Notes
This is a predicted structure of a 327-nucleotide RNA (Bacterial RNase P class A) from a sheep gut metagenome. Rfam family: Bacterial RNase P class A. Its family is annotated with tRNA processing, ribonuclease P activity and dimeric ribonuclease P complex in the Gene Ontology. By type it is a ribozyme. The coordinates come from a structure-prediction model, not an experiment, and the mean pLDDT is 76.
């Protein structure tokens, strides 16, 4: 852990009783994370906070879930991953290293010119130089080649390539191919922020069901940030039991057939499948199974058998579901 019998404990059901029959945890009942039904307040309306979400299409009651596909990164490939709106609105941030972390105070190195030393060279101020060096995760953001220039540099051209954009063709779409223009703008939004969007709040201890009280509107209550607007006898107290409904037939489960890549859905048939309240769903026997150890025996070294012992997880309904996540 399975079967089976014996006693029990939770409901239903039938019987005058005794008692009979027949049913009783999960794949996660668990965290309570997201979504939804239901319930109560306006069938829950407006604004503001403030919170979630972020490719495209699709599924679904809904979603942050699922499928599909796109763009990217990784792989030879099958395939894996992936929090992926916007860095030209704005602010902030970029450790250590370095000379500079974004208005480049020029560190080493090249150039001029000028000085000093004895030509050569070396040194010393001024200037020019982001192409070389180092330093860093990143260095001013455009590779290679060739012009230029004192020395240099998209400065200038030629090819490649990078964004934005616009057109054409294919795609619902996100995009992708292909021509054509323009541009040289670091990075971070899993930072603030902006852009779309979405979202009322409470949670079965909801709420319903019992006595009592009390009269009308600038009041007080409720609507669980706030304003507004709204609604009240269906209001307010008291009770505070847990005895009764809410409570288990539902977005339910089986099987066929049938649409669609798939999520995922029509449809007929069959079916009933816990409802407990401090909380049932267990104990004991008997033969099995599984897995672990020793020990024998085999053995084609992978393992089999036989015997003994020990262990059999994780956990565990509480208003229902659809996910996710651990276990």
């Nucleotide at each position: 852990u399975g079967u089976a019998g014996u006693c029990g404990c939770u409901g239903g059901c039938c019987u005058u009783u005794u008692g009979g029959c027949g049913a009783g945890a999960g794949g996660a009942a668990a965290g309570u994370c997201c979504g939804g039904g239901c319930a109560g307040c306006a069938c829950a309306g407006g604004a503001u906070a403030c919170g979630g979400u972020a490719g495209u299409u699709g599924c679904u009651a809904a979603c942050g879930g699922c499928a599909a596909c796109c763009g990217c990164g990784c792989g030879u490939a099958a395939g894996c991953g992936u929090a992926g709106g916007a860095a030209u609105a704005g602010u902030g941030c970029c450790a250590c290293a370095g000379a500079a972390a974004c208005u480049a105070u020029a560190c080493c190195g090249c150039u001029u010119u000028a000085g000093u030393c004895c030509u050569a060279g070396a040194u010393u101020a001024a200037a020019g130089u982001a192409a070389g060096g180092g330093u860093g995760a990143a260095a001013a953001g455009a590779g290679u080649g060739g012009g230029g220039c004192a020395a240099g540099a998209g400065c200038c051209c030629a090819c490649a390539g990078a964004u934005u954009u616009c057109g054409a063709u294919g795609g619902c779409g996100a995009c992708a191919u292909c021509g054509g223009a323009a541009u040289g703008g670091g990075g971070u939004a899993a930072a603030c922020u902006c852009u779309a969007u979405c979202g009322g709040c409470u949670g079965c201890a909801a709420g319903g069901a019992g006595a009592c009280c009390u009269a009308g509107a600038u009041a007080c209550u409720g609507u669980g940030g706030u304003c507004c607007g709204c609604a009240g006898a269906u209001g307010g107290u008291c009770g505070c039991u847990c005895a009764c409904c809410g409570c288990u037939a539902g977005a339910c489960u089986a099987u066929g057939c049938g649409a669609g890549c798939a999520a995922u859905u029509g449809u007929a048939u069959a079916g009933c499948u816990a409802g407990a309240u401090a909380g049932a769903u267990g104990a004991c026997u008997a033969c099995g199974g599984g897995c672990u150890u020793a020990g024998c025996g085999u053995u084609u070294c992978g393992g089999c058998g036989c015997u003994a012992a020990g262990u059999u997880a994780c956990a565990g309904a509480a208003c229902c579901c659809g996910g996710c996540u651990u276990a």
Source information
The sequence is in RNAcentral, with records from MGnify.